[in-house]
Molecule: SAM riboswitch aptamer (S box leader)
Organism: Bacteroidota bacterium
RNA sequence: GAUUUAUAAAGAAGGGUGGAGAGACAGGCUCUGUGAAACCCUAGCAACCUGGUGGCAAUUGCCAAGGUGCUAAUUCCUGAUUCCGUACCGUAUGUUCGGGUUUUUUCGGAAGAAUAUAAAUU
Repeated sequence: GAUUUAUAAAGAAGGGUGGAGAGACAGGCUCUGUGAAACCCUAGCAACCUGGUGGCAAUUGCCAAGGUGCUAAUUCCUGAUUCCGUACCGUAUGUUCGGGUUUUUUCGGAAGAAUAUAAAUU
């Protein structure tokens, strides 16, 4: 780097060095000399792996915190694609039928993609 599976509306910040960027990417928006990134120290959150313990068992409960991870904003928001509806347009009806819906085009929802992290494989 690649693949697979799981998770992503919750949770948790102070200091030192540093000195201008940061929030993956694009657009937006935001953070930032009242000090960005990065590195270090301390503290914390969580519980994927791990250890312990319970259970016949389960996609299982509880405890710990050794290996990771994380500690602005929902993964900050939107973004391949698909589906459902909707604005809208025509028709004119017992509230229908068609377009919108194989280019472009309003708004919303679901799936999904992308990204991140863990674990396993390679």